Model confidence (mean pLDDT): 81 of 100. Small-subunit ribosomal RNA, 3' major domain from an uncultured organism, 478 nucleotides, folded computationally. The full RNA is in RNAcentral, with records from Greengenes. Rfam family: Bacterial small subunit ribosomal RNA. Gene Ontology terms of the family: ribosome and structural constituent of ribosome.
Context: one part of a larger RNA
RNA sequence: UGACGGGGGCCCGCACAAGCGGUGGAGCAUGUGGUUUAAUUCGAUGAUACGCGAAGAACCUUACCUGGGUUUGACAUGGGGGUGACCGGCGUAGAGAUACGUCUUUUUCUUCGGAAACACCCCACACAGGUGCUGCAUGGCUGUCGUCAGCUCGUGUCGUGAGAUGUUGGGUUAAGUCCCGCAACGAGCGCAACCCUUGUUCUGUGUUACCAGCGGAUAAUGCCGGGGACUCACAGGAGACUGCCUCUAACUAGAGGAGGAAGGUGGGGACGACGUCAAGUCAUCAUGGCCCUUACGCCCAGGGCUACACACGUGCUACAAUGGUCGGUACAGAGGGUUGCAAUGCCGCGAGGUGGAGCUAAUCUCAAAAAACCGAUCUCAGUUCGGAUUGGAGUCUGCAAUUCGACUCCAUGAAGUUGGAAUCGCUAGUAAUCGCAGAUCAGCAAUGCUGCGGUGAUACGUUAUCGGGCAUUGUACA
Numbered sequence: 001u002g003a004c005g006g007g008g009g010c011c012c013g014c015a016c017a018a019g020c021g022g023u024g025g026a027g028c029a030u031g032u033g034g035u036u037u038a039a040u041u042c043g044a045u046g047a048u049a050c051g052c053g054a055a056g057a058a059c060c061u062u063a064c065c066u067g068g069g070u071u072u073g074a075c076a077u078g079g080g081g082g083u084g085a086c087c088g089g090c091g092u093a094g095a096g097a098u099a100c101g102u103c104u105u106u107u108u109c110u111u112c113g114g115a116a117a118c119a120c121c122c123c124a125c126a127c128a129g130g131u132g133c134u135g136c137a138u139g140g141c142u143g144u145c146g147u148c149a150g151c152u153c154g155u156g157u158c159g160u161g162a163g164a165u166g167u168u169g170g171g172u173u174a175a176g177u178c179c180c181g182c183a184a185c186g187a188g189c190g191c192a193a194c195c196c197u198u199g200u201u202c203u204g205u206g207u208u209a210c211c212a213g214c215g216g217a218u219a220a221u222g223c224c225g226g227g228g229a230c231u232c233a234c235a236g237g238a239g240a241c242u243g244c245c246u247c248u249a250a251c252u253a254g255a256g257g258a259g260g261a262a263g264g265u266g267g268g269g270a271c272g273a274c275g276u277c278a279a280g281u282c283a284u285c286a287u288g289g290c291c292c293u294u295a296c297g298c299c300c301a302g303g304g305c306u307a308c309a310c311a312c313g314u315g316c317u318a319c320a321a322u323g324g325u326c327g328g329u330a331c332a333g334a335g336g337g338u339u340g341c342a343a344u345g346c347c348g349c350g351a352g353g354u355g356g357a358g359c360u361a362a363u364c365u366c367a368a369a370a371a372a373c374c375g376a377u378c379u380c381a382g383u384u385c386g387g388a389u390u391g392g393a394g395u396c397u398g399c400a401a402u403u404c405g406a407c408u409c410c411a412u413g414a415a416g417u418u419g420g421a422a423u424c425g426c427u428a429g430u431a432a433u434c435g436c437a438g439a440u441c442a443g444c445a446a447u448g449c450u451g452c453g454g455u456g457a458u459a460c461g462u463u464a465u466c467g468g469g470c471a472u473u474g475u476a477c478a
Base pairs, nucleotide, nucleotide: 001478002477003475004474005473007472009470010469011468012467013466015462016461019426020425021424022423023422026317027316028315029314030313031312032311033310034308035307042053043052064303065302066301067300068299069298070297073127077126078125079123080122081121082120083119084118088103089102090101091100092099093098106117107116108115109114129292130291132290133289134288138286139285140281141280142279143277145275150189151188152187153186154185155184156165157164158163169180170179171178195269196268197267198266200238201237202236203235204234205233206232210227211226214225215224216223241263244257245256246255247254248253319419323378324377325376326375327374328373329372335366336365337364340359341358345354346353347352385416390411391410392409393408394407395406396405432455433454434453435452436451437450438449
């Protein structure tokens, strides 16, 4: 100087308390361990792995296994020789890769000898290739402490020196934020602000958006003429600064109030200091070294990654009456759409089929929002709760749903009556609850993820637990 303390002090945080809702019990989904397997490809493993890489494993993907093939190679550059195009179509054998046959088929220059370009085939080599190893050789990227308030430097001063000072102290803050004091004076990376979004308003512009007033039309509808008010959209401004008042305070600042759409960082996001964990990734990519080179490379078919005595994580659905079922009536936002989204109509109980208006979208469409509300019914039961499982019949995607897709209908109707020890999330438009959309994607195992809106609570304290910050103290630790 640090680190540590079951040392003391101050401060902070859903850390606890006060609550609300869960997990742990059930069924299923999904990931992991284990076991099994020809293979169940690989990685991630306390917090910081386990609905993680994977924003889509039937084939492909795919890296794994079995079998069948191949060796200058699926891909790149270079040399020599041959062919004439390349591409494409057809036939035969085969599981296919592939092999054989066949049809069609060159361009430019030319002194007509040929030359050049391009492609394919053959030969020999340099080489290609490797999701093979090492993340403890690395770059890049990322997690975490932590959006915690810290981490340093120059000069000066002090100390023999390691170092100290500054950065400590008194206040204050979300903050090393600011003020005062001080052998320090300044500065840098962080904090904050500048950026995006949301909340108020003004101006401009009004089509595909809007419709107050005027006129027209209809069974009805901004449907039409029109309008530029309102909503909304898109630009550009304004607005919040402790600016004003009162009190406290030496100053900074704090408490309350007014005005205001908004008040003391208004809400949310992006943004992550010096560093820590030889943290993660050689399988995104790049890359040193090592290894393979008739194979650890490459092509193909089938299988596997979907196995199942079991254990754990994360979720979904429930156990019901604040509910289930049936009928009726409302109200969103944000997105997607031409290989696409698809309306009205017709067929089917339905998944869906048929058909195709319109739309490259503020125009058309996906699209029905659902909880809610109104009415009817069920009356506490393993039930009109719950929907697993299984049988049958179908629909759709796709070359192909057997291993191994989703969905529909009929039948079946399991466990489950609120969950031990323990444990998780959350402080405001939050928790809880309700639906909607998107990426990936032919289809989908999505109950996942990322967004969007609807309804909408409880608590508002700091004694102790956990973690962190600051100064201090002890130490046989570095």